This is a predicted structure of a 76-nucleotide RNA (transfer RNA) from a Pseudomonadota bacterium. The organism belongs to Pseudomonadota, within Bacteria. It matches the Rfam family "tRNA". The family's RNA type in Rfam is transfer RNA. About the family: Transfer RNA (tRNA) molecules are approximately 80 nucleotides in length.
RNA sequence: GCCGCCUUAGCUCAGUUGGUAGAGCAAUCGAUUCGUAAUCGAUAGGUCGCCAGUUCGAGUCUGGCAGGCGGCACCA
Numbered sequence: 001g002c003c004g005c006c007u008u009a010g011c012u013c014a015g016u017u018g019g020u021a022g023a024g025c026a027a028u029c030g031a032u033u034c035g036u037a038a039u040c041g042a043u044a045g046g047u048c049g050c051c052a053g054u055u056c057g058a059g060u061c062u063g064g065c066a067g068g069c070g071g072c073a074c075c076a
Stems, first nucleotide, its partner, number of pairs: 001072007010025004019056001027043005049065005
């Protein structure tokens, strides 16, 4: 330098045909218990990597950029 894949909550990950963004764990509060753990319930938590484009409407489609992983090439 070229090609492919990935980027969504604090962490690990879903998200169907483009039509209200979700789960588990963690956090906070509560219930339960003599108390703790465990268990149960509730609450909070999001620039869907960034910038544009298409569309009535984009996490989803298109282009560019950034970061990560892998492969190939180059290194006289």